A computed fold for a 390-nucleotide RNA from Brevundimonas mediterranea, annotated as Bacterial RNase P class A.
It is recorded under the gene name rnpB.
The model forms 97% of the base pairs in the Rfam consensus.
Lineage of the source: Bacteria > Pseudomonadota > Alphaproteobacteria > Caulobacterales > Brevundimonas.
RNAcentral records the identical sequence in 7 taxa.
The RNAcentral record of the sequence draws on ENA.

[in-house]
RNA sequence: CCAGACGGCUGGGCGGUCGCGGCGGGACUUGAUCUCGUCGAGGAAAGUCCGGGCUCCACGGUGAAAAGGCGGCGGAUAACUUCCGCCCGGGGCGACCCGAGGGAUAGCGCCACAGAAAGCAAACCUCCGGCCUCGCGAGACCGGUAAGGGUGAAAGGGUGGGGUAAGAGCCCACCGCGUGCCUGGCAACAGGGACGGCAUGGCAAGCCCCGCCUGGAGCAAGACCAAAUAGGGACAUCGCGCGGGGUUCGCCUCGCGGGGCUCACCGCCUCAGAUGUCCGGGUAGGUCGCGAGAACCGUUCAGCAAUGGACGGUCCAGAGGAAUGAUCGUCGUCGUUCCAGGUUUCGGCCUGGGGCGGAACAAAACCCGGCUUACAGGCCGUCUGGCAUA
Numbered sequence: 001c002c003a004g005a006c007g008g009c010u011g012g013g014c015g016g017u018c019g020c021g022g023c024g025g026g027a028c029u030u031g032a033u034c035u036c037g038u039c040g041a042g043g044a045a046a047g048u049c050c051g052g053g054c055u056c057c058a059c060g061g062u063g064a065a066a067a068g069g070c071g072g073c074g075g076a077u078a079a080c081u082u083c084c085g086c087c088c089g090g091g092g093c094g095a096c097c098c099g100a101g102g103g104a105u106a107g108c109g110c111c112a113c114a115g116a117a118a119g120c121a122a123a124c125c126u127c128c129g130g131c132c133u134c135g136c137g138a139g140a141c142c143g144g145u146a147a148g149g150g151u152g153a154a155a156g157g158g159u160g161g162g163g164u165a166a167g168a169g170c171c172c173a174c175c176g177c178g179u180g181c182c183u184g185g186c187a188a189c190a191g192g193g194a195c196g197g198c199a200u201g202g203c204a205a206g207c208c209c210c211g212c213c214u215g216g217a218g219c220a221a222g223a224c225c226a227a228a229u230a231g232g233g234a235c236a237u238c239g240c241g242c243g244g245g246g247u248u249c250g251c252c253u254c255g256c257g258g259g260g261c262u263c264a265c266c267g268c269c270u271c272a273g274a275u276g277u278c279c280g281g282g283u284a285g286g287u288c289g290c291g292a293g294a295a296c297c298g299u300u301c302a303g304c305a306a307u308g309g310a311c312g313g314u315c316c317a318g319a320g321g322a323a324u325g326a327u328c329g330u331c332g333u334c335g336u337u338c339c340a341g342g343u344u345u346c347g348g349c350c351u352g353g354g355g356c357g358g359a360a361c362a363a364a365a366c367c368c369g370g371c372u373u374a375c376a377g378g379c380c381g382u383c384u385g386g387c388a389u390a
Stems, first nucleotide, its partner, number of pairs: 001386010012331007020040008028031001042361001046372002049370005054218004060266005067214005072086005087101001088099004102209002107207002109203003124149002127144004132139003157175006176198001177196003181192004222288004232279007241256006257271005295314008333358011
């Protein structure tokens, strides 16, 4: 100097004029009046994909089922499919990046086409041997074979050697695979040795199995105040049981039975109620929820880190059809162009001045932790590779 990887910051500044919302103070003519002070949009506020806080409902106990989610190991966290570290596999020269990362011997299913054959095998061509025929080279038949070739995503271990009629784990070495042992590690795993039949394809992001976890709904949740009406009318379905005792005659209690709470047992509720549809009437106003937090900043300690502790400091929007805007000037920034100077490996680059034009994605609505997606331009840090110089 060029190319790349990972991480972070910013994305306009200043001033003037006019105009907004919250909170607090003051004045006065008490009004949506005037005035003073102070605060006032994001890194993603987006998506609504995960997880929670919070609110209400349900939930009696024990067990089971259904539905859904997650899936290497260890840790962080309020929690998570998030984050950190490590292991394994894959990609890359590398820094780094990716992984829906348990099980194919519980069972079922699929592997099109091509090919001889795609789950228990198979022989198309080739190779070898025997035998027959005939023109000395071919052909038919029988037997052996799976090393070579072809098809395919994948062909039943791989490479090399020996051996054989030709071959083949037939034998040997190494790799691979299976069983078991030792060492290191919390573990996932890594390394080393022994023995061995030389064997047991793939897909679970197919159903499934295994392990772990899980009530439902959501701020249009919900709480309060005020006001008003007609505590209205009609229809349908299911249920509305039996006996004893007491009674103030309203009803209470006991037993059996029916129904309900996903299922079973115990338990509880109910037995003049429950559910649904249609017509009609009133209200639709106000306050809260609504921001002091799993909050932020700084220092320090522990930790590889995520993060946690201690100390100190700060308060940084709360609208309710929805506020932070408009305009002028100037500076900065980007693009393009002109001029001057410097430099040059002659491609260009740097500095100064002038003109013209532009300025990304985008808007809180209960809040927080993540993930995903969008983003003109500018800046910083660490690391990797290459070139050149000394």